[in-house]
RNA sequence: GGAGUCGGCCAGGCAAUCGCUCCGUGGCAGCGGAAACGCUGCGGCGGAGAGGAAAGUCCGGGCUCCAUAGGGCAAGGUGCCAGGUAACCCCUGGGGGGCGUGAGCCCACGGAAAGUGCAACAGAAAGUAUACCGCCAGUCGAAGCCGCCAGGUUUUGACCGGUAAGGGUGAAAUGGUGCGGUAAGAGCGCACCGCGCAGGUGGCAACAUUCUGCGGCUAGGUAAACCCCACCUGGAGCAAGACCAAAUAGGAAAGCAAUGCCGUUGCCCGCGGCGCUUUCGGGUAGGUUGCUUGAGGCUGCCGGUGACGGCAGUCCCAGAUGAAUGAUUGCCCGCGACAGAACCCGGCUUAUCGGCCGACUCCCACU
Numbered sequence: 001g002g003a004g005u006c007g008g009c010c011a012g013g014c015a016a017u018c019g020c021u022c023c024g025u026g027g028c029a030g031c032g033g034a035a036a037c038g039c040u041g042c043g044g045c046g047g048a049g050a051g052g053a054a055a056g057u058c059c060g061g062g063c064u065c066c067a068u069a070g071g072g073c074a075a076g077g078u079g080c081c082a083g084g085u086a087a088c089c090c091c092u093g094g095g096g097g098g099c100g101u102g103a104g105c106c107c108a109c110g111g112a113a114a115g116u117g118c119a120a121c122a123g124a125a126a127g128u129a130u131a132c133c134g135c136c137a138g139u140c141g142a143a144g145c146c147g148c149c150a151g152g153u154u155u156u157g158a159c160c161g162g163u164a165a166g167g168g169u170g171a172a173a174u175g176g177u178g179c180g181g182u183a184a185g186a187g188c189g190c191a192c193c194g195c196g197c198a199g200g201u202g203g204c205a206a207c208a209u210u211c212u213g214c215g216g217c218u219a220g221g222u223a224a225a226c227c228c229c230a231c232c233u234g235g236a237g238c239a240a241g242a243c244c245a246a247a248u249a250g251g252a253a254a255g256c257a258a259u260g261c262c263g264u265u266g267c268c269c270g271c272g273g274c275g276c277u278u279u280c281g282g283g284u285a286g287g288u289u290g291c292u293u294g295a296g297g298c299u300g301c302c303g304g305u306g307a308c309g310g311c312a313g314u315c316c317c318a319g320a321u322g323a324a325u326g327a328u329u330g331c332c333c334g335c336g337a338c339a340g341a342a343c344c345c346g347g348c349u350u351a352u353c354g355g356c357c358g359a360c361u362c363c364c365a366c367u
Stems, first nucleotide, its partner, number of pairs: 001363010012332007020049006027042006051338001055349002058347005063237004070269004075233005080094005095109001096107004110228002115226002117222002132167002134163003138159009175193006194217001195215005200209003241289004251280006260274004296315008
């Protein structure tokens, strides 16, 4: 100097004028009221006012209701080990596997010896599955050569037997290399490696092992196929729910009914209630609350490899409801991307213009 990897922060800035919503605290006016006070309207002052993803609604909870709410089956979810957390399919650290020269990144990571299924084509054969080419022995035949004979040997054809070392096919073919042995071969035997079993050592564990012994040996792949195993799981949701006010028709019909019906996934048991289901018709859909002080933010110290936890101090940081931050002007500039809370919080995923900071890796050059 170049190229990368990981982590953190910001999210156009400054100024002026007018406007919008909420909170706190005063004031003025009107109405009701004996008063306290209530309601309505208009102002003053002070303070606050959309995100890193507010998005997707994919997870997990808090909270509310069913509701007094237990057990089982089904169903669904997760899937290496150990931790963190309110909890999780999240995060952290470790193990194993894969990618990268590396910093680092990714993993739908339990079980194939419980069972079932699947694997096109090629190939003899795709699982405890086989003999296409080949190699070897025997019988019969033919030709050549040697030989006095007996017979031997070479080539070839047929039949039959042995073989799975060599070759072929395939992504993958009954462990690999070497030596011996054999008619030719084969763990057939041996050495080493691999594999299986049992121990030792290290580690909480997953696991590792250049440790020891036994064994000729073993049955491939796929579970993001069904399945088996381990662990976890009530449901619905702020349009939940609570209160106030108002209005209507305490309406009509049909069916079931205690051996029944209803009760927030389905089925069963238990428990509770006494009516339940369907159709037609009518009224209201207004207001208040829930509604923002939180598993909260920031700073410092301590503990921990880390996620995180503890202690102390400090701060209050949106609560709209057809839906609040808009308009104008001037300057700067990185020329503004993705994009607007609606009960709240912790994650994941997706979209994204740029800027700043820190640590680490690799390459090149010079000293």
Bacterial RNase P class A from a Lysobacterales bacterium, 367 nucleotides, folded computationally. Its Rfam family is "Bacterial RNase P class A". It is annotated as a ribozyme. Rfam links the family to the GO terms tRNA processing, dimeric ribonuclease P complex and ribonuclease P activity. The sequence was found by an Rfam model in a public genome assembly. Of the family's consensus pairs, 97% are formed in the model. Its mean pLDDT, the model's own confidence on a scale to 100, is 77.